[in-house]
Molecule: transfer RNA
Organism: Candidatus Saccharimonadota bacterium
RNA sequence: GCCCCCGUAGUUCAAUGGAUAAAACAACUCCGUCCUAAGGAGAAGCUGGCGGUUCGAAUCCGUCCGGGGGCA
Numbered sequence: 001g002c003c004c005c006c007g008u009a010g011u012u013c014a015a016u017g018g019a020u021a022a023a024a025c026a027a028c029u030c031c032g033u034c035c036u037a038a039g040g041a042g043a044a045g046c047u048g049g050c051g052g053u054u055c056g057a058a059u060c061c062g063u064c065c066g067g068g069g070g071c072a
Base pairs, nucleotide, nucleotide: 001071002070003069004068005067006066007065010025011024012023018055028042029041030040031039048064049063050062051061052060
């Protein structure tokens, strides 16, 4: 330099055009206990940036950023 893949919550990840974006673990609040733990309940938290296509975009297209791999 060229090509391919990936980027969603603190972490691991689901959703492949129809939206109130699913879940697990962690953290937080409450219950629980003499205290702690186990266990239970609750609430909060996410689509890498910018454009475009579309009635509708996490999803499709372009570009940029970041990560990984292949060739040279």